RNA sequence: UGAGCCGGCCGGGUGGCCGCGGCUCGGGAAACCGGGCUGAGGAAGGUCGGGGCUCCGCAGGGCAGGGUGCUGGCUAGCGGCCAGUCGGGGCGACCCGCAGGAAAGUGCCACAGAAAGCAGACCGCCGAUGGGCCCUCCGGGGCCACAGGCAAGGGUGAAACGGUGCGGUAAGAGCGCACCAGCGCCCGGGGCGACCCGGGCGGCUCGGCAAACCCCACCCGGAGCAAGGCCGCACAGGGGAUGGGCUGCCCGUCCGACAUCCCCGGGUAGGCCGCGUAGAUGGAUGGCCACCCCGCCGGUCACGGCCGGCGGACAGAACCCCGCCUACAGGCCGGCUCACCGU
RNA sequence: GCCGGGGUAGCUCAGACGGUAGAGCAGCUCACUCGUAAUGAGCAGGUCGUCGGUUCAAGUCCGAUCCCCGGCUCCA
Numbered sequence: 001u002g003a004g005c006c007g008g009c010c011g012g013g014u015g016g017c018c019g020c021g022g023c024u025c026g027g028g029a030a031a032c033c034g035g036g037c038u039g040a041g042g043a044a045g046g047u048c049g050g051g052g053c054u055c056c057g058c059a060g061g062g063c064a065g066g067g068u069g070c071u072g073g074c075u076a077g078c079g080g081c082c083a084g085u086c087g088g089g090g091c092g093a094c095c096c097g098c099a100g101g102a103a104a105g106u107g108c109c110a111c112a113g114a115a116a117g118c119a120g121a122c123c124g125c126c127g128a129u130g131g132g133c134c135c136u137c138c139g140g141g142g143c144c145a146c147a148g149g150c151a152a153g154g155g156u157g158a159a160a161c162g163g164u165g166c167g168g169u170a171a172g173a174g175c176g177c178a179c180c181a182g183c184g185c186c187c188g189g190g191g192c193g194a195c196c197c198g199g200g201c202g203g204c205u206c207g208g209c210a211a212a213c214c215c216c217a218c219c220c221g222g223a224g225c226a227a228g229g230c231c232g233c234a235c236a237g238g239g240g241a242u243g244g245g246c247u248g249c250c251c252g253u254c255c256g257a258c259a260u261c262c263c264c265g266g267g268u269a270g271g272c273c274g275c276g277u278a279g280a281u282g283g284a285u286g287g288c289c290a291c292c293c294c295g296c297c298g299g300u301c302a303c304g305g306c307c308g309g310c311g312g313a314c315a316g317a318a319c320c321c322c323g324c325c326u327a328c329a330g331g332c333c334g335g336c337u338c339a340c341c342g343u
Numbered sequence: 344g345c346c347g348g349g350g351u352a353g354c355u356c357a358g359a360c361g362g363u364a365g366a367g368c369a370g371c372u373c374a375c376u377c378g379u380a381a382u383g384a385g386c387a388g389g390u391c392g393u394c395g396g397u398u399c400a401a402g403u404c405c406g407a408u409c410c411c412c413g414g415c416u417c418c419a
Base pairs, nucleotide, nucleotide: 001339002338003337004336005335006334007333008332009331010330012292013291014290015289016288017287018286020039021038022037023036024035025034026033027032041314045325046324048323049322050321051320052319053224054223055222056221060251061250062249063248065220066219067218068217069216070084071083072082073081074080085099086097087096088095089094100215101214105213106212107209108208109207122154123153124150125149126148129147130146131144132143133142134141135140162180163179164178165177166176167175181205182204183202184201185200186199187198188197189196190195228273229272230271231270237264238263239262240261241260242259243255244254245253246252266418267417293312294311295310296309297308298307299306300305344415345414346413347412348411349410350409353368354367355366356365362399370386371385372384373383374382392408393407394406395405396404
């Protein structure tokens, strides 16, 4: 100098004019007028996960259903956060991961291919063994590839039952051996743990999918501020079921015959609480101008400077809080990596 | 604000059990007809709303996101 990684932060400033919501003070009989204070965000957004709060005539048990899923901690709690382990990606800083179990069971693996899950033989290799034919000096030799043997090579596939080498064999093969890789068991060491390091033994060589059913461990009662409570206004009741509530089912429990639920019909379209040091009412927090700041473009000029123009994002509280995810013009600070150059 | 449902061809919808996507109408071409319609034969048309992941393989399974639609007051 260039390219990049991580973390944190800001996300226009000042003044003037006009305007909006809330509270308050003063004037006024009231309408209203004047003054003061105060009034959005890092995400207020999506409503994805928790909690508070409220109700379901207390919520108890079982089944079903749903969620979570490496380890240790933090937290009121969570699918969150922090630190680590393992796996994957990157030269690297670093990033990503719904990351338990596939030797508990069931299921699936299309097409292609011989064979795709208690594997299998199309081409191919072999002819030791049995068989057929020929020759023979009778010791044997040659040919065929029918039975049969093999799985090295070719070919198919996402995936073909370890890899390389030597031995071995009729041809071959963990069939044997050496090394490597994996798996299982045992031992030693480190770590709270996930797990890691080292050594030994066993030819054990075992496919993938659980974001398929499932199994294991843990968690979950449901509904939601249009919850719910109080006051006021108005109206018109009628019919059906016999059970209904605890939002699937069973047990259990509670309520009840003037009850409860469902359906049809009728009325109201109001206020207060819930509701907050922004704050509720169909919902305020805005607009213009000037100067400055930042970026881009044009003119002039030797970049600068000066003049002119354009632009300054995403988005806006509605019961509250903790998280997550998503959107975001431009800019600042700190730490780090790689490449090249110079010393 | 809260709670649900859905996005597949131009339109209306299937497919949802992972194996490479169809039906009807509409469109185009041909036949039939003097011509049109109807009918018959054939053809074309798909980022499965978007992005990422799991898997050999995704319309289908998982996550995120965008858009559309519906329902929810109180009294008796």
Predicted 3D model of RNase P RNA and transfer RNA as a complex of 419 nucleotides. It holds a member of the Rfam family "Bacterial RNase P class A". It is annotated as a ribozyme. From the family's description: Ribonuclease P (RNase P) is a ubiquitous endoribonuclease, found in archaea, bacteria and eukarya as well as chloroplasts and mitochondria.